[in-house]
Predicted 3D model of a 377-nucleotide RNA (Bacterial RNase P class A) from a Dehalococcoidia bacterium. It is recorded under the gene name rnpB. It matches the Rfam family "Bacterial RNase P class A". It is annotated as a ribozyme. The prediction has a mean pLDDT of 77. NCBI's taxonomy places the organism under Bacteria, Bacillati, Chloroflexota, Dehalococcoidia.

Formats: sequence, C1' cells, structure tokens
RNA sequence: CAGAUAAACCGGGUGACCGCGUCCUUCCCGCUUGGCGGGAAGGAUGAGGAAAGUCCGAGCUCCACCGGGCAGGAUGCUGGGUAACGCCCAGGGUGCGCAGGUGAAAACCGGCGCAUACGGAAAGUGCCACAGAGACUAUACCGCCCUUCGGGGCAAGGGUGAAAAGGUGAGGUAAGAGCUCACCGCUCCGAUGGCGACAUCGGUGGCGGGCAAACCCCAUCCGGUGCAAGACCGAAUAGCAGGGGAGAGGACGCCCGGCCUCGUUACAACCCUGGGGUAGGUCGCUUGAGGUGGCGGGUAACCGCCAUCCUAGAUAAAUGGUCACCGCCCCGAUUCCGGUCGGGGUACAGAACUCGGCUUACAGGUUUGUCUGGCCC
Repeated sequence: CAGAUAAACCGGGUGACCGCGUCCUUCCCGCUUGGCGGGAAGGAUGAGGAAAGUCCGAGCUCCACCGGGCAGGAUGCUGGGUAACGCCCAGGGUGCGCAGGUGAAAACCGGCGCAUACGGAAAGUGCCACAGAGACUAUACCGCCCUUCGGGGCAAGGGUGAAAAGGUGAGGUAAGAGCUCACCGCUCCGAUGGCGACAUCGGUGGCGGGCAAACCCCAUCCGGUGCAAGACCGAAUAGCAGGGGAGAGGACGCCCGGCCUCGUUACAACCCUGGGGUAGGUCGCUUGAGGUGGCGGGUAACCGCCAUCCUAGAUAAAUGGUCACCGCCCCGAUUCCGGUCGGGGUACAGAACUCGGCUUACAGGUUUGUCUGGCCC
C1' cells in the first nucleotide's frame, strides 16, 4: 500500500422557486359576539439507524382479583447489570481451529481465536432408520480354543454401523475376558483454591450406550387487555320516560261544510322537559427508566454526581417536488502525472401512546483491531 474479516460510527451539503403538517403573532370576514369558525401575511419548527418485522420485556390503561392448587406457556452452566427481559457484560465447561515451546515420536504444556439450546438419561415410558449375528440386563456371521465330533468355552482380531460391554500396555489363559496390575478416562467420597460455575490433588469402585430441539422430572417466572387502551363534552334523526294537550290526518292554491280513519282524561297530532346512545369534538399526546458534555466508580455491561438542552404530534393522515452548484463512488478518454473532459450512480426505507432489547434490509464512506499478500528500510 492492497485485499479479506470483526466491531464502532456516519449515511449527503448549499442556494432559489413552488407546495404541505403543527405552533405563535398580526390583520380581514362571519356568528348563536370576547371566543369559536373560515381566510390571508409573517415567523418558528418538522423522520430513522433501522421509524420496518411486531419477536421478547416493561411503563401506562381498563377489566378481574381472599388465599392456594390443577392445567397451560416460557426460560434453563455461574456471577453480575437492569424497571424488566428470552437482552447485555464478565467468567467456567465443552467442541473446533491457529501458531509456539519441550520431545526421536506419540504426546504434553501454556497461549490466542471462533462456536455453544450448556439442568436431569441411576424416577418412569418411548425411540435408535439402513447396514449388521447383535442397538441394551442384547448378540455370535467370519474367527480363536477344547472335544469323546454330539457339543462346549470365548469375545482378542475381522466385518456392519452415527453409535457395538471404557482406552493403551503388561501379566494371565486351552483360547480369552478389568480376570489381575500400571497409566489415562469415568462414578462416588474427601481435602485445598474460588462468591460460584469449576479447577487441582488424594482416595475409592473394575466401570451402568445414545437421544430430553421425544414424552417426562426438577427449579424459576407468568391473570387478561392493548391508545380502536381509557376519560370528558355532545348534536340532527329515530326511539324511550315525564308533563301539557282537544282535536289531528286523508286534502288537494286558500277557507268552510260533508264523508272516512285515529283520538277525546290519556298510547293521537303538536309543544315543553329529561336521560341513554350515535355522528362529531377535546384530552390521553409526547418531559422521558430522556439527550449531550464533564468528573468519579466498575475489567465490562452499567451506575452516581454536576452542568446544560427541549427535539414532529398528524387522524385519511404533513415532513415533498423542480432546477443549479458542490461533495462522494464507478467507468472511459487524455495527460506536462499536478490534473482535465465525458458518461453513469448516490442505498435501505418513512413516525402514529412511549421506552429497553432482538432480528431483518442497506449505495457509499470513516476509525480501530486481526489475518494474508506486495514493496521499501
């Protein structure tokens, strides 16, 4: 210097014109006239790192609620952080990889990186395809040994398989076998170190396949509902209740009479009043487990103190469009190696009660670490 990879961060800028939401000020018009509605002008302000998926955890809200249990769901090494979490940090175990040291080698030792769904398989049940003789209080195909040739003993070696009665070596034996012994591994017990997961050492038992991301067992946690939550104000019309009411309708340009229907002391029309609900409106609504900076504590996640800042709140839903210049990246041409010219690209995406996480999408760029390669000293 280039490439790969991991983490953290940024993720276009300026100007002009037009347009939109919210708030403030002023003016005009209207009205049920002092506060509402409509309009105009000016000013301020107006998306994200994920606003997304709605997958976890909370705040807040209303409903339910004496206490306990069953059922169901979630989580699952240890310690810490947090309002809480299935999230985060640190550590342990296990698996894989890398380089190094010792060694003839096998191997051992410490280191670094990555991954980890990591409680219990000696409570019970279930499953273990194919292959294989046999897949669990299991078996004997080839094989080994003995033989009176009828049979008996064995599991070392071969073979199958993801997995076959711990592994290596020695003794032992007819041949063999933890049958015995040494070392390694494992169970159990103890000591030491550590808050703990666990580690180290010593003893002990000849040593009991795997799967719980199968049922299950154990431990911990969990009532439901989501801002269309919920609170308040509240028309018109219809219906309901109470009071008044003697006439009302067919019915027609208007009036009167006749006719028909309904009503006449209460179920008519009509008038008044009341309350419920709807449309609509207001609140909830953005000041909050808040952001930024400094200091301090902590390995870290994170926490404390001080200072400072206020940063969208719509409801058919604004945050946009056009042009110019610049920035960044890619390609091509040219070059006096400083540049110049032309073309193309500039992502993913878009608040709707609010936070903490996780996951997913993303053009291009910055910083730091690690690894690989090249060049120079």